Small-subunit ribosomal RNA, 3' major domain from an uncultured bacterium, 472 nucleotides, folded computationally. Its mean pLDDT, the model's own confidence on a scale to 100, is 82. The RNAcentral record of the full RNA draws on ENA and SILVA. Rfam family: Bacterial small subunit ribosomal RNA. Rfam links the family to the GO terms structural constituent of ribosome and ribosome.
Context: one part of a larger RNA
RNA sequence: UGACGGGGACCCGCACAAGCGGUGGAUGAUGUUCUUUAAUUCGAUGCAACGCGAAAAACCUUACCCACCUUUGACAUGUACGGAAUCCUUUAGAGAUAGAGGAGUGCUCGAAAGAGAGCCGUAACACAGGUGCUGCAUGGCUGUCGUCAGCUCGUGUCGUGAGAUGUUGGGUUAAGUCCCGCAACGAGCGCAACCCUUGCCAUUAGUUGCUACGAAAGAGGACUCUAAUAGGACUGCCGUUGACAAAACGGAGGAAGGUGGGGAUGACGUCAAAUCAUCAUGCCCUUUAUGACCUGGGCUACACACGUACUACAAUGAUGGUAAACAGAGGGAAGCAAGACCGCGAGGUGGAGCGAACCCCUAAAAGCCAUCUCAGUUCGGAUCGCAGGCUGCAACCCGCCUGCGUGAAGCUGGAAUUGCUAGUAAUCGCGGAUCAGCAUGCCGCGGUGAAUACGUUCCCGGGCCUUGUACA
Numbered sequence: 001u002g003a004c005g006g007g008g009a010c011c012c013g014c015a016c017a018a019g020c021g022g023u024g025g026a027u028g029a030u031g032u033u034c035u036u037u038a039a040u041u042c043g044a045u046g047c048a049a050c051g052c053g054a055a056a057a058a059c060c061u062u063a064c065c066c067a068c069c070u071u072u073g074a075c076a077u078g079u080a081c082g083g084a085a086u087c088c089u090u091u092a093g094a095g096a097u098a099g100a101g102g103a104g105u106g107c108u109c110g111a112a113a114g115a116g117a118g119c120c121g122u123a124a125c126a127c128a129g130g131u132g133c134u135g136c137a138u139g140g141c142u143g144u145c146g147u148c149a150g151c152u153c154g155u156g157u158c159g160u161g162a163g164a165u166g167u168u169g170g171g172u173u174a175a176g177u178c179c180c181g182c183a184a185c186g187a188g189c190g191c192a193a194c195c196c197u198u199g200c201c202a203u204u205a206g207u208u209g210c211u212a213c214g215a216a217a218g219a220g221g222a223c224u225c226u227a228a229u230a231g232g233a234c235u236g237c238c239g240u241u242g243a244c245a246a247a248a249c250g251g252a253g254g255a256a257g258g259u260g261g262g263g264a265u266g267a268c269g270u271c272a273a274a275u276c277a278u279c280a281u282g283c284c285c286u287u288u289a290u291g292a293c294c295u296g297g298g299c300u301a302c303a304c305a306c307g308u309a310c311u312a313c314a315a316u317g318a319u320g321g322u323a324a325a326c327a328g329a330g331g332g333a334a335g336c337a338a339g340a341c342c343g344c345g346a347g348g349u350g351g352a353g354c355g356a357a358c359c360c361c362u363a364a365a366a367g368c369c370a371u372c373u374c375a376g377u378u379c380g381g382a383u384c385g386c387a388g389g390c391u392g393c394a395a396c397c398c399g400c401c402u403g404c405g406u407g408a409a410g411c412u413g414g415a416a417u418u419g420c421u422a423g424u425a426a427u428c429g430c431g432g433a434u435c436a437g438c439a440u441g442c443c444g445c446g447g448u449g450a451a452u453a454c455g456u457u458c459c460c461g462g463g464c465c466u467u468g469u470a471c472a
Stems, first nucleotide, its partner, number of pairs: 001472002003469003007466002010463004015456002019420005026311001029308004035301001042053002064297002070291001073127001077126002079123005086103007107116003129286002132284001134282001138280002140275001142273001143271001145269001150189006156165003169180003195263004200231001202229005210220002234257001237251005313413001317372006330361003335354002340349003379410001384405007426448007
C1' cells in the first nucleotide's frame, strides 16, 4: 500500500422487513448428472453451467457408430495432355459408385491453320484437408463484480524509501453530483448530458389513412393517424429550512416536476472465468487417414437424482350458447390467401385481391346468459386403442394435428427457496425469428390490472472513512 476480521462509524440495493404470486409435492415437456450403448458427437459446471451454444437432430444438419467405398482428393492455386459445356437412355448396386449407348460442337481473336477464356476429364508432384490437441501459447468476441462510483495522471509539496497528498474533512446528491474548507493546483477515463423511444402541443404534408351509419363515383383536410421539423422542464417562479452556499421540503402553473417513464451506452481492473466447435491463429499431431463420399443407425436410450418452464388439482371454476364489443406490434411472392363449396373436424377444392397505411394472415382472449352444486366430479387430462388429415423422396426407430372411445396421477404441496415497488406483479390473448413440417422454449406486442414499504436491528452484496493483523 492492499486484502481480510463472527472490529467500529456512515450510506445504498426487492438485501431484509411489509405485501402479492410462485418453485419444492403430481403428470407430461425440456436441459443436465449418472448409467447404458456399436454410437448415445462436442462444449458449458457455485453465484456468472443446466428451455445454455441449438432462432427448429426423421434424411440433410452431424462433428458420433456400423457397413460399403476413395486417395492430388469433396474444396484452392500451379504444370502437361485430351475434350465444348451440357443433355438423354440404360445395366449392376442400399447408395456412393462402376459400366454401356446416343445427341451435341457454342464464346473472343483470326482469311484459314490455329490460339485464348470458361468448363469437364486424365497424369505426376508441389500441396490440399482435419469440428484432431493445447482457451494454461494467442487475437477477437463474451460473462461477472456492476450502470457499482469509482480508477488514474501532470506539476508542486511531504517522506531516506515503499509511498502519501490531491481523492481526506463539513454538508449534499442517484452519482468523486455539486458547494464550502484545505499544500495543493489542474487534467483524463468513468457519472451526467448529447442518441433512440414514450407522454403534451404547434407548423408542414395529406394517400392507400381520416371525414356521410348501404355502397361506389366525386369532394374535403377539420378530427384520428402517419412522419418530418420546431417548442416544452431549467429547482425557472413563490415560501420554509440551510452556512449568505450546494441543496432539501412544500406550493403554484403545467400534458409532464425535480434524472418524467423505458432503452442503448459497462471506467481502471478481477476471476490463468468461457470460447482453438463462429471466425482467425502459434506450436504439436495426422496424411491410402484423425482427410473425403455414401446407405443405415445414433444424438430421441432410462434404475434414479437435480434445474427450468407448461398444465392442473377446480365454482373468482368447467361446459354450452350469445353479440356487427374493444387492441397493439409484426409477417406475406417457391409467399399471405378472402368470399363460395365439401368435410363433425384436422383439412380439402378453388383462387378474388395483394410485393401491401390499399389485399390477406386476423378469430383477439379475458366479457354477458344458462346448466353443473363440491363429487376424484360436466374438475383434470396423462396413457392406450381405432379411424383419419398435413408436410415431405421418406413419418418404423423419430414429426405435428383431428374425430370417437379410454380416463392415470393430482384435493394447493415438508425442510427449504424465488420473482416483483406501478401501468409493475398477477392474469388474458396476439405476432415474429428459426422453419418443407414440428414451440409448453425464445424474442416482442397490446388488454384487464392490484397489495405493500413502519423501518434499517438482523441475512446477502456493495461504497467510503477508521482500527487490528503472525496474510501478500